Background: Predicted 3D model of a 346-nucleotide part of an RNA (small-subunit ribosomal RNA, central domain) from an uncultured bacterium.
Context: one part of a larger RNA
RNA sequence: UUGGGUUUAAAGGGUGCGUAGGCUGUAUGAUAAGUCAGUGGUAAAAGGCAUGGGCUAAACCGAUGUUGUGCCAUUGAUACUGUCAAACUGGAAUACGGAUGCUGUGGGAGGAAUGUGUAGUGUAGCGGUGAAAUGCAUAGAUAUUACACAGAACACCGAUUGCGAAGGCAUCUCACAAAACCGUUAUUGACGCUGAUGCACGAAAGUGUGGGGAUCAAACAGGAUUAGAUACCCUGGUAGUCCACACUGUAAACGAUGAUAACUAGUUGUUAGCGAUAUACCGUUAGUGACCAAGCGAAAGCGAUAAGUUAUCCACCUGGGGAGUACGACCGCAAGGUUGAAACUC
Numbered sequence: 001u002u003g004g005g006u007u008u009a010a011a012g013g014g015u016g017c018g019u020a021g022g023c024u025g026u027a028u029g030a031u032a033a034g035u036c037a038g039u040g041g042u043a044a045a046a047g048g049c050a051u052g053g054g055c056u057a058a059a060c061c062g063a064u065g066u067u068g069u070g071c072c073a074u075u076g077a078u079a080c081u082g083u084c085a086a087a088c089u090g091g092a093a094u095a096c097g098g099a100u101g102c103u104g105u106g107g108g109a110g111g112a113a114u115g116u117g118u119a120g121u122g123u124a125g126c127g128g129u130g131a132a133a134u135g136c137a138u139a140g141a142u143a144u145u146a147c148a149c150a151g152a153a154c155a156c157c158g159a160u161u162g163c164g165a166a167g168g169c170a171u172c173u174c175a176c177a178a179a180a181c182c183g184u185u186a187u188u189g190a191c192g193c194u195g196a197u198g199c200a201c202g203a204a205a206g207u208g209u210g211g212g213g214a215u216c217a218a219a220c221a222g223g224a225u226u227a228g229a230u231a232c233c234c235u236g237g238u239a240g241u242c243c244a245c246a247c248u249g250u251a252a253a254c255g256a257u258g259a260u261a262a263c264u265a266g267u268u269g270u271u272a273g274c275g276a277u278a279u280a281c282c283g284u285u286a287g288u289g290a291c292c293a294a295g296c297g298a299a300a301g302c303g304a305u306a307a308g309u310u311a312u313c314c315a316c317c318u319g320g321g322g323a324g325u326a327c328g329a330c331c332g333c334a335a336g337g338u339u340g341a342a343a344c345u346c
Base pairs, nucleotide, nucleotide: 004317005316006315007300008299012314014201015200016199017198021194022193023192025088026087028085029084030083031082033081034080035077036076037075038074039073040072041071042070047067048066049065050064051063053061054060091191092188093187094186095184096183097182098181100179103177104176105175106174107173108172109171110154114150115149116148117147118146119145120144121143125136126135162169163168206247207246208245209244210243211242216240220236221235222234223233258313259312260311261310262309263308266291267290268289269288270287271286272285273284274283275282295302296301319346320345321344328339329338330337331336
């Protein structure tokens, strides 16, 4: 390289948008670039092959014939690909109507709980554990009542529910913005798919500046446990957890399963519509679950939401360790990230 693969054995990029590129529906005509066929030219010699010959044989040497998938020119063919022209409606998009949702951004509002403060009642304990102790408390704690303040999170509803490209998203309400879906088949007429580089988004932790600080809580301190205990348990407690702006760019970023399109028995739930009807039963589209036919798979299992049967495009893999390390480069304030070896060893 060919071939073979990527749920779990090595291997799907965290996700989207999109440039180049690759691929691209139905039918007609033109062209003849690709493609196919014929003919001509060229494709040095040596070489290869065949025949016969020369060195005593062979190697070796020379002679004759033959061999080239190529390139150029020319004459044709027109199924496929390309190009051009003019069409089509099934893909795609738009319009109109309907209805949906924890989709996003920014305001406003709410109750429970927690903590703190002030005041009242009240008295000796409270708290915590396997048991204790540290801790809090006669300077009146814990408990309880009233009022006030603060910050953070939204019980029940709540569900194999829903929405979002992914990360993710749940109190109520308002505004703005976006989206898929269903119905009508009205409009455009292939406008499509994928997508290297690129751009954007991207949990938590972390970083910078400024706020905020109730709870919880790395670090840290103390008490226990223990042979020890730099832990598990307990009492405290700072960064952080929250907000604004900026950075970081990684996760078991998982369905460990790339995107798009087509095809391949059924059964049973559920969400949003539509049709039909009588409320039941039923049909249909888009999602979301369970079980299975065929088929696939090393098996577990998957099975119309495929890991089945095909097509197009991208990404990635090639024994274990060394190593996601070193070096270099790029990015970052830093932490670090991206790219990414070899020696050696089994």
Notes:
It matches the Rfam family "Bacterial small subunit ribosomal RNA". Its mean pLDDT, the model's own confidence on a scale to 100, is 87.